A computed fold for a 1481-nucleotide RNA from an uncultured bacterium, annotated as small-subunit ribosomal RNA.
RNA sequence: GAGUUUGAUCCUGGCUCAGGAUGAACGCUGGCGGCGUGCCUAAUACAUGCAAGUCGAACGAGGACCCCUGAAAUCACUUCGGUGGUGGACGGGAAUUCCUAGUGGCGGACGGGUGCGUAACACGUUGGUGACCUACCCCGAAGUGGGGAAUAACGUUUCGAAAGGAACGCUAAUACCGCAUGUGGUCGUGAGGAUUAGAAGCCUCGCGCACUAAAGAUUUAUCGCUUCGGGAGGGGCCUGCGGCCCAUCAGCUUGUUGGUGUGGUAAUGGCUCACCAAGGCGAUGACGGGUAGGGGACCUGAGAGGGUGAUCCCCCACACUGGAACUGAAACACGGUCCAGACACCUGCGGGUGGCAGCAGUAGGGAAUAUUGCACAAUGGGCGCAAGCCUGAUGCAGCAACGCCGCGUGCGCGAUGAAGGCCUUCGGGUCGUAAAGCGCUUUUCUGAGGGAUGAGAAAGGACAGUACCUCAGGAAUCAGUCACGGCUAACUACGUGCCAGCAGCCGCGGUAAAACGUGGGUGGCAAGCGUUAUCCGGAUUUACUGGGCGUAAAGCGCGUGUAGGCGGUUCGGUUAGUCGGGCAUGAAAGCUCCUGGCUCAACUAGGAGAGGCUGUCCGAUACUACCGGACUUGAGGACGAGAGAGGGAGGUGGAAUUCCCGGUGUAGUGGUGAAAUGCGUAGAUAUCGGGAGGAACACCAGUGGCGAAGGCGGCCUCCUGGCUCGUUUCUGACGCUCAGACGCGAAAGCAUGGGUAGCGAACGGGAUUAGAAACCCCGGUAGUCCAUGCUGUAAACGAUGCCCACUAGGUGUAGGAGGUAUUGACCCCUUCUGUGCCGAAGCUAACGCGAUAAGUGGACCGCCUGGGGACUACGAUCGCAAGAUUAAAACUCAAAGGAAUUGACGGGGACCCGCACAAGCAGCGGAGCGUGUGGUUUAAUUCGAGGCUACGCGAAGAACCUUACCAGGGUUUGACAUGCAGGUAGUAGGAAAGCGAAAGCGGACCGACCCUUCGGGGAGCUUGCACAGGUGAUGCAUGGCUGUCGUCAGCUCGUGCCGUGAGGUGUUCGGUUAAGUCCGGUAACGAGCGCAACCCCUGUUGUGUGUUAUACGUGUCACACGAGACUGCCGGUUUCAUGCCGGAGGAAGGAGGGGAUGACGUCAAGUCAGCAUGUCCUUUAUAUCCUGGGCUACACACACGCUACAAUGGCCGGGACAAUGGGUCGCCAAGCCGCGAGGCGGAGCCAAUCCUCCAAACCCGGUCUCAGUUCGGAUUGCAGGCUGCAACUCGCCUGCAUGAAGUCGGAGUUGCUAGUAAACGCGCGUCAGCAACAGUGCGUUGAAUACGUUCCCGGGUCUUGUACACACCGCCCGUCACGUCAUGGAAGCUGGCAACACCUGAAGCCGGUGGCCUAACCCUAACGGGAGGGAGCCGUCCAAGGUGGGGUUGGUGACUGGGACGAAGUCGUAACAAGGUAACC
Repeated sequence: GAGUUUGAUCCUGGCUCAGGAUGAACGCUGGCGGCGUGCCUAAUACAUGCAAGUCGAACGAGGACCCCUGAAAUCACUUCGGUGGUGGACGGGAAUUCCUAGUGGCGGACGGGUGCGUAACACGUUGGUGACCUACCCCGAAGUGGGGAAUAACGUUUCGAAAGGAACGCUAAUACCGCAUGUGGUCGUGAGGAUUAGAAGCCUCGCGCACUAAAGAUUUAUCGCUUCGGGAGGGGCCUGCGGCCCAUCAGCUUGUUGGUGUGGUAAUGGCUCACCAAGGCGAUGACGGGUAGGGGACCUGAGAGGGUGAUCCCCCACACUGGAACUGAAACACGGUCCAGACACCUGCGGGUGGCAGCAGUAGGGAAUAUUGCACAAUGGGCGCAAGCCUGAUGCAGCAACGCCGCGUGCGCGAUGAAGGCCUUCGGGUCGUAAAGCGCUUUUCUGAGGGAUGAGAAAGGACAGUACCUCAGGAAUCAGUCACGGCUAACUACGUGCCAGCAGCCGCGGUAAAACGUGGGUGGCAAGCGUUAUCCGGAUUUACUGGGCGUAAAGCGCGUGUAGGCGGUUCGGUUAGUCGGGCAUGAAAGCUCCUGGCUCAACUAGGAGAGGCUGUCCGAUACUACCGGACUUGAGGACGAGAGAGGGAGGUGGAAUUCCCGGUGUAGUGGUGAAAUGCGUAGAUAUCGGGAGGAACACCAGUGGCGAAGGCGGCCUCCUGGCUCGUUUCUGACGCUCAGACGCGAAAGCAUGGGUAGCGAACGGGAUUAGAAACCCCGGUAGUCCAUGCUGUAAACGAUGCCCACUAGGUGUAGGAGGUAUUGACCCCUUCUGUGCCGAAGCUAACGCGAUAAGUGGACCGCCUGGGGACUACGAUCGCAAGAUUAAAACUCAAAGGAAUUGACGGGGACCCGCACAAGCAGCGGAGCGUGUGGUUUAAUUCGAGGCUACGCGAAGAACCUUACCAGGGUUUGACAUGCAGGUAGUAGGAAAGCGAAAGCGGACCGACCCUUCGGGGAGCUUGCACAGGUGAUGCAUGGCUGUCGUCAGCUCGUGCCGUGAGGUGUUCGGUUAAGUCCGGUAACGAGCGCAACCCCUGUUGUGUGUUAUACGUGUCACACGAGACUGCCGGUUUCAUGCCGGAGGAAGGAGGGGAUGACGUCAAGUCAGCAUGUCCUUUAUAUCCUGGGCUACACACACGCUACAAUGGCCGGGACAAUGGGUCGCCAAGCCGCGAGGCGGAGCCAAUCCUCCAAACCCGGUCUCAGUUCGGAUUGCAGGCUGCAACUCGCCUGCAUGAAGUCGGAGUUGCUAGUAAACGCGCGUCAGCAACAGUGCGUUGAAUACGUUCCCGGGUCUUGUACACACCGCCCGUCACGUCAUGGAAGCUGGCAACACCUGAAGCCGGUGGCCUAACCCUAACGGGAGGGAGCCGUCCAAGGUGGGGUUGGUGACUGGGACGAAGUCGUAACAAGGUAACC
């Protein structure tokens, strides 16, 4: 910097990504070289080899070599006597050389490995050592005399399997022991000196019968040895400062803290011991627990920081585990010793041996880490005089893309843009100059030749025939991997179809996937590329640099106050902090810069620099600090006034409720939405009088007062805290804040004892309800009250810690003071203290805050760091208990959240409208029938439509056809289109017989057309290939069209303005309208789509025209063009705006009536079956033809209608008046026949001419008389008519006969406001006919009612709330059931760790020790004794072990508790709207 919470926005906040890094590992791939690096795990166990030896110039001995001698044996020759050779025994010699086990010296304390332990003076850094040591090396001084006694080796004997010993005997030394000398040193003692904070140790000088040395070898050059002093380098000890986590570890400590003395050490010291004292450490974190080697450095980062501690360097610790000492200059000793333990090996079973965390290597563990290599040539180390020997240190090589760096896999030209792949809109595009082809080059490669530096004077090289150089050959030998939805560079096709799979986050996949898989293409990096893990960064997401806390996480409920932090004015001093400078230090490597060496680079060499800290010296003195002095403004006191529900105690008052007594009085009362339970004839309620008792204090009363908060309210008295004002005065910084600590702390609750009127958890009853554990009602116990104690929490809130200072105002209110004024009370002005509102700047994410700050600064404290888990568990503290305080983790999610915006919604509010209600009229819902739908049935009952907005809908007309469905029978380039190729001449076409249900098969016979260059071509037919066809799927892939909200009045835009922004404003507001219609106002001004108007019909009228009608005069009528209506006029009303009301005139009046016209959009609304169309599916079938059947089924349910139930009627007779339409395969007149449907007939009419065409209700007269009827007409029988190829399934009509249900319709529900409803008939479309009672038009007759907007439904505007935005058909909570996961408790079971008590106690040091043993020195002639030493034994200490009770920390555990997650499970509806009882603590 980006992605991710939302419909969108801003903020908060977490999660995630892009970068760098690695001792890495894994997947795919792999040409070369250089330089590095390579068990991070099991400090697990180790086979085998090697890793520390060396010195013969310390020593004895042995051996080899050498010289002499030459045996046995053997070979050759042989004259068989022997000779010669090989061989080398035995013996002897000794000048030289070499080797060696042992004695002795030096070295094995270095080098190499590892990181167990260690939170410590271990490390880093700075000092100290006046408290110390130092082999080998260097410098200086002095010396090296003279003796003694042993002992390995060796020999003999002997034990043992071995490892190893034992006894006796011999021997040497630079091994060991006395003595001498004493420059010196040490010790004792005396004196002096310097330094120091101090001084026993330093320096100098005396004294002392004190003590104390030595080793030789040799080539004669030297090398050694002893004592002392000094040096260099190394080490020991002490010390200031620095660097992990946990306080759910808060108290720890008896050698503990100090002193005196003893012992011990190289040396200080409780290091050890005895005694004495009672100290020491700790919130600046003791003690305890966990983790960990530390540093130079490394990674990251702008830095500050954060993380790490591989390789290299320094220090430490360790060497199988634990303990111990010995030797030594140095060890408590990796390749030494002893002991204990575990493990492993050998064994003759008696006993022994071993220690790779050295180099290789093995097993094991693990995701994972190399050769049992070469050489001492170089560098370095040990020993040695040296030569030299040793050196798995080291130098090299091997393995590994593990890392870094470098190189290559070719370069140039080359378009028919080849072939091929992929895509395609079929035109083409792309891979792509890429390839091929032509030319060039040779890094690399292969082969050959030469060939180093590394070796400081000669020789000598593991690496190595390597690096490097030269020549030849030939483009020859060499490219992968990851990604391509966004972040993030890179896109298409196919496959798949919430499957398979992907995924870092958001998220993809349910038939058109740029997200899965594959191909093509593209992008990135490249001998590598990805993934995983880990660290830093981004993350200002622990904020020192550099964050926050009203509402997002976050101010302790409030106060008093300790430590701590911070602190007014002024003067003087000190210089600790602070600042400047010098010096020292800060190892090397690393880092930065410069320069150099490998062809460059990595790498490496030289030089310079940086870095933080520390010490020391000098200087500065502003600030802070400290010391001393002063001051008054901070703070406090005195004095004088004042207000107050401040607190505690005692008393007292009236009203009201309830109860008791008495009176009056009678049947109800009470309660609710409505009721009931309850009370009441045993007298309630009501009312009057009297009494009892408890609790609370109306009015006053006020965003009034007081208090730190909780909180405090009748009146009086007593005690008591705080506050305010005033100004003379006093003290003189006495202050602010505050971790711990202490105190106060609503309600509820607890303990003990009282009290109890009302109210009232629990509980009982009555209702409500699906249920009702509730809301409502009747009762009612704890409790509420008092006293004393406990609890210690609240949405304890201003969700705002306390203190100080500063920064515009305006306006209320409470307390005080002053001024002015007044007779006085007010008013007014100024000021201090409180308490409210509105607002400037400023702040804030916004809301908002705004001198009572959330502004600007300062001091101090508390708190926060994603949501859930979790105001939880465990532990601890407190509590009588309930519980409180403190407070995690596993696991899980990608969000959770704040403010504001636009919508939508509300059983929120306001306003308005609509046949929405109301007022009416007629219906539907009941009956029969018709039609549609569901359901059922069926071979099929084709399909679609589904609340309003499907259901007389698509269908303006299913007997066949239609027809899409079913059964059966046929056809397969097809019923239909186009193209290509072939064939065809009695061809195309027609077509008899025959078969068949038809389609179709069949084919006697008849028989053509156009053009022609006369070959043929076209058309036709036929065969084949492409293809046709599909009412098959997807209306959730689409176009178009349509429905609906809704003919509702809305929906937007430009510019401007406001807002960080979503967005707002405009469009809100006041009027008005049918209307976002118009007016006014207005940070808006305008505009667009809608409204209205323009269009059509109709109502009045003028003019023109006249097919038709005609009584010929003409009037209707028709058509066309005009006029007319505009709130124009008058009155009233209004903001005198829009408009509204009334009136006049007028055919018509405020839109005259009706129609057409449907804004932005909503419903993934409807339609792939009207049409079009993408994709998929099908191709002898899902296509197509035919016959028959079905769509017409029928227990039933719904929707829409028709006809009725009758007298406002039915029937009969007579009589009257329309309009719209339609008509040539048509309408059909007159006349005639038939009861009738209809038939015959044919005039007229392509229609204002003819026909349809007699309209009906209506009127007049008659009849019927309230009944299942002279109502009603279903159903059924018979007989006919018409259409049609055909009326069986399945048409309509007529006549006769039949005469069902039905007597006005439950809950509910529909339409309609005027020429409307209702009633009446007529026409038309579709159509051969008709199931039409439908649909759509036409006229005729012609009402009732509207108080009004409370309610139902729908809609509009504004406002409000919201946890909704798929938008309330929303969201969402808890139990239960099931599955998975982690976790708490738990009878127990079982490990680890560190201590404690007691017992036992190895080795070893130290101490003791009689009688045992004993070469050197002493005494003795000797024996013997002494000094000293040793073994043994005893004791202290102590590792390990045993026993025990506890601590702490794990694992496991029947059962159990809650938690998280899981696709559509169950029960309810708690929350979000007034969420239907406001919510919450």
It matches the Rfam family "Bacterial small subunit ribosomal RNA". The RNAcentral record of the sequence draws on ENA, Greengenes and SILVA. Its mean pLDDT, the model's own confidence on a scale to 100, is 83.